[in-house]
Molecule: Bacterial RNase P class A
Organism: Chloroflexota bacterium
RNA sequence: CGAGCAGACCGGGCGGUCGCGGCGCAAGCCGAGGAAAGUCCGGACUCCAGAGGGCAACGUAGCGGGUAAUACCCGUCCGCCGUGAGGCGAGGACCAGCGCCACAGUGACGAACCCGCGCAAGCGGGGGUGAAACGCGGCAAGCUCUACGUGGAGCAAGAUCACGCAGGGGACCAUGGUGUGGCCCGCACCGUCCCCGGGUGGAUCGCUAGAGGCGGAGGGCGACCUCCGUCCGAGAUGGAUGACCGUCCACGACAGGAUCCGGCUUAGAGGUCUGCUCGGCAU
Numbered sequence: 001c002g003a004g005c006a007g008a009c010c011g012g013g014c015g016g017u018c019g020c021g022g023c024g025c026a027a028g029c030c031g032a033g034g035a036a037a038g039u040c041c042g043g044a045c046u047c048c049a050g051a052g053g054g055c056a057a058c059g060u061a062g063c064g065g066g067u068a069a070u071a072c073c074c075g076u077c078c079g080c081c082g083u084g085a086g087g088c089g090a091g092g093a094c095c096a097g098c099g100c101c102a103c104a105g106u107g108a109c110g111a112a113c114c115c116g117c118g119c120a121a122g123c124g125g126g127g128g129u130g131a132a133a134c135g136c137g138g139c140a141a142g143c144u145c146u147a148c149g150u151g152g153a154g155c156a157a158g159a160u161c162a163c164g165c166a167g168g169g170g171a172c173c174a175u176g177g178u179g180u181g182g183c184c185c186g187c188a189c190c191g192u193c194c195c196c197g198g199g200u201g202g203a204u205c206g207c208u209a210g211a212g213g214c215g216g217a218g219g220g221c222g223a224c225c226u227c228c229g230u231c232c233g234a235g236a237u238g239g240a241u242g243a244c245c246g247u248c249c250a251c252g253a254c255a256g257g258a259u260c261c262g263g264c265u266u267a268g269a270g271g272u273c274u275g276c277u278c279g280g281c282a283u
């Protein structure tokens, strides 16, 4: 100097004018993301519900650890890829059982030809084909077995208030029916379902103070944990942040909340920092 590997960060800022949403008596304060995306995992929370257990089904799979939890993350063993830094992982069991192994080859649960033993059945060996041929070969990301784990539905969950109406017909019916996926047992309750028709579609809560952010100290290889201090950073609902001016410059890609959080995956212009690897050159 070049090419890489791993990790982290920024991804518009400042001032002014007008216009929006929330909070506030007011002055005023706050106002999209690293992925808000996919809805793929795990949860919190709410209801079924004052009851549970089992089967089936599904998920995971070396070992140890982290976490509220996971199929996530960290460490490590082994295997594969890479010169390397590193990356990936399909990682329990083939004597519990079943199934599959193209072409070639006699034959892939069988054995043509030759040799040895044998009365024979059969046993052993040779040559050849092939990834694999004495069946203690391969495949379980084939079914399966083993171990561990999992109730269901979801903020359109659910709770409260206001307003308003109009019921009619049918099926099953205690040896029954219903009770948040299926089946069984148990438990609880006494109705359940279908068709026609009427009323309502409003308001408030849930709704953002958290498994929270930032800083410091300590422990740990690390994921992470403990303590101290400090901060409150959108809560819309016919669904809010737009326009203009000045300036700095990162010259703006991918792209905008709708209960919230932890992950994974995908999209993605440009830039910054740290550590490590390889190559070249010079000393």
Stems, first nucleotide, its partner, number of pairs: 001279010012248007020031004033254001037265002040263005045154004052185004057150005062076005077091001078089004092145002097143002099139003113126005158205004167196006176190004212231008